[in-house]
Context: one part of a larger RNA
RNA sequence: UCCGGCGAGUUACCGUCGACGGCCUGGUUAAAGCCUUCAGGGCUGAAGCCUCAGGGAAACCGAGUCUGAAUAGGGCGAUAUGUCGGCGGCGGUAGACGCGAAACCCGGUGAUCUACCCAUGGGCAGGUUGAAGCGCGGGUAAGACUGCGUGGAGGACCGAACUCACUAAUAUUGAAAAAUUAGGGGAUGACCUGUGGGGAGGAGUAAAAGUCUAAUCAAACCGGGAGAUAGCUCGUUCUCUCCGAAAUAACUUUAGGGUUAGCCUUGAGUCACUACGUUAUGGGGGUAGAGCUACUGAGCUGGUUUGGGGCCCUUCCCAGGGUACCCUGCCUAUCCAAACUCCGAAUACCAUAACGACUAUCUCAGGAGUUAGUCCAUGCGGGAGAAGCUGCAUGGUCGAGAGGGAAACAACCCAGAUCGCCUGCUAAGGUCCCAAAAAUUUGCUGAGUCACAAAGGAUGUCUGAAUACUGUGACAGCCGGGAUGUUGGCUUAGAAGCAGCCACCAUUUAAAAAGUGCGUAAUAGCUUACCGGUCGAGUAUUCUGGCACCGAUAAUGAACGGGAGUAAGCAAAUUGCCGAAGCAGCGGGCUCGAAAGAGCGGUAGGAGAGCGUCCUGAUUGCAUCGAAGCGGUACCGUAAGGAUCCGUGGAGCGUUCAGGAGUGAUUAUGCCGGA
Numbered sequence: 001u002c003c004g005g006c007g008a009g010u011u012a013c014c015g016u017c018g019a020c021g022g023c024c025u026g027g028u029u030a031a032a033g034c035c036u037u038c039a040g041g042g043c044u045g046a047a048g049c050c051u052c053a054g055g056g057a058a059a060c061c062g063a064g065u066c067u068g069a070a071u072a073g074g075g076c077g078a079u080a081u082g083u084c085g086g087c088g089g090c091g092g093u094a095g096a097c098g099c100g101a102a103a104c105c106c107g108g109u110g111a112u113c114u115a116c117c118c119a120u121g122g123g124c125a126g127g128u129u130g131a132a133g134c135g136c137g138g139g140u141a142a143g144a145c146u147g148c149g150u151g152g153a154g155g156a157c158c159g160a161a162c163u164c165a166c167u168a169a170u171a172u173u174g175a176a177a178a179a180u181u182a183g184g185g186g187a188u189g190a191c192c193u194g195u196g197g198g199g200a201g202g203a204g205u206a207a208a209a210g211u212c213u214a215a216u217c218a219a220a221c222c223g224g225g226a227g228a229u230a231g232c233u234c235g236u237u238c239u240c241u242c243c244g245a246a247a248u249a250a251c252u253u254u255a256g257g258g259u260u261a262g263c264c265u266u267g268a269g270u271c272a273c274u275a276c277g278u279u280a281u282g283g284g285g286g287u288a289g290a291g292c293u294a295c296u297g298a299g300c301u302g303g304u305u306u307g308g309g310g311c312c313c314u315u316c317c318c319a320g321g322g323u324a325c326c327c328u329g330c331c332u333a334u335c336c337a338a339a340c341u342c343c344g345a346a347u348a349c350c351a352u353a354a355c356g357a358c359u360a361u362c363u364c365a366g367g368a369g370u371u372a373g374u375c376c377a378u379g380c381g382g383g384a385g386a387a388g389c390u391g392c393a394u395g396g397u398c399g400a401g402a403g404g405g406a407a408a409c410a411a412c413c414c415a416g417a418u419c420g421c422c423u424g425c426u427a428a429g430g431u432c433c434c435a436a437a438a439a440u441u442u443g444c445u446g447a448g449u450c451a452c453a454a455a456g457g458a459u460g461u462c463u464g465a466a467u468a469c470u471g472u473g474a475c476a477g478c479c480g481g482g483a484u485g486u487u488g489g490c491u492u493a494g495a496a497g498c499a500g501c502c503a504c505c506a507u508u509u510a511a512a513a514a515g516u517g518c519g520u521a522a523u524a525g526c527u528u529a530c531c532g533g534u535c536g537a538g539u540a541u542u543c544u545g546g547c548a549c550c551g552a553u554a555a556u557g558a559a560c561g562g563g564a565g566u567a568a569g570c571a572a573a574u575u576g577c578c579g580a581a582g583c584a585g586c587g588g589g590c591u592c593g594a595a596a597g598a599g600c601g602g603u604a605g606g607a608g609a610g611c612g613u614c615c616u617g618a619u620u621g622c623a624u625c626g627a628a629g630c631g632g633u634a635c636c637g638u639a640a641g642g643a644u645c646c647g648u649g650g651a652g653c654g655u656u657c658a659g660g661a662g663u664g665a666u667u668a669u670g671c672c673g674g675a
Stems, first nucleotide, its partner, number of pairs: 001675006011094008020085004026050003032044004054061002064076004097235002100232001104225006116198008124189001126158003129154001133150006162186003166183005201217001203213002238610006248261005262370002264367006274360001276356008289343001290341002296337002299334001302331003307327003310323004373398001375396008403414003418588004423584003429578003432563003438575007450565001456550002460547003464543006477534005483507003486514001488502003513528001517526002589600004611664001613661006620654003629648004635642002
């Protein structure tokens, strides 16, 4: 994991609501007693309970009463049928739908493991070193000291047994719930070890690690309180029908839990232009926008000078002048604001009226669930004018929604699935092939752009516009000219068009600068402006719009879904077609409704109707000429399910009605057995 079996809203009492039944001249008995056909049968039994009157703390009063000075006002009452029974929904008290703690307390059992202690025993091959002491010798006044021996000390040395466990590999569903192999440490000691004994659970023991106390230790194990508690997780078993949410507010030692409200459902009531929608009319507003010589503030241009200050000049003082400085007043131009407003919408909201509407609102009662929301669009706050970010508001989708489109894709676009059909029409989106369906017309694009992207760049190309020049010849090219006063003046070593400063005239001309650039030390030289000739038709600049180009670099290969396409790309237009569970057609089912007709997606959840299992009572059947169960089976029913026949099996089992439950399992890391 699979198969089979077991496995979770029960029972008692109290309360409350409902439908049903009995009585209502109110209902009902309890214990007990009697009778008895002995059946949880019948009769008696009014004690008690509910009801029949309430108000007040009470005295008390009473259809009223309390408060109060009140005959006022106000609060609670008075106008309506209750009670008993079993049944159903829900609540309370109980383990209260089932399983599940970590823990707490009580009483016991453990030191045969292990830690420490006590008593009494046992063990340590072999080799090495050679302390004190002692002897003899040397030495001294005596010593000290010293040599040679002897001796045999030591938490001494090397190293087996023994013991420990430092390293590595192996092992890690092991040979083993801690080992094996190769090395390693200690090995006369704070050594190792046998046997007996001691103390224990907030206690022992501890050369101290929260270690160890029987594979269990920051409080052992066993039994009990005990079904502890679990605002937590998981699970909670047949079918169909109708309706159908919420993820919000307030409060909460509250935030993943609750209570009340909101939203759902069932029943009853009220039916009223009550709710809702559209139109019209009438309202209040201070948002969007806009505006500010209309305020409060903010930014900024010019002027004026009102006032003050700074700086400079002049000045004995008084005073005066200047100012591309600062503040301030006034005028003027421009201009910003959630916490500015002289103004001011659209919506929304309120009211009235008409119309619409098989739609709902509203009140009471029973039952809930929800209080983690999500993305998209729009208006805002936070953040960084970030987030598949976060907090609000309005709407939508998903949630709880299938179908078609977007290649695939909860939240985007279209559209809301009662069932069937080898019918039709459409939506979004498509119409070359994959793959259902297409053609025509006019432009654009040449980039495979289409089929990701910006600032910025660019004689891409098309359209439109403006200005200037142009057959009195433009633009570009080519040929020629491009001069004179003069080397303008100044400056300078020099300054001659061309370092720099000033001026920028005049003449001859078709035209030619007191010189556009290069160049020289300065000249020279080249060139341009400008003019003529040649050529012969548009040229130059700027702007608007369309489509293209570059910008374009990332980690496996990925930017039309692929093929492919020069349209089968883009823009505009026309007429077709395809295309969904949409709409329509034909047929069936169900709900509501008198009918006509309308409706039937659905999680949590409410309501309703059924199927099946076991047992009981009644009923009526089947069965050794073969019951149940099991295997097979092409039949019936909208589903749960129900038959038939054959085989197996070998003794019980159905129908109908009524009643009662240990009544339905793919899931609880469920339990037991099997594979």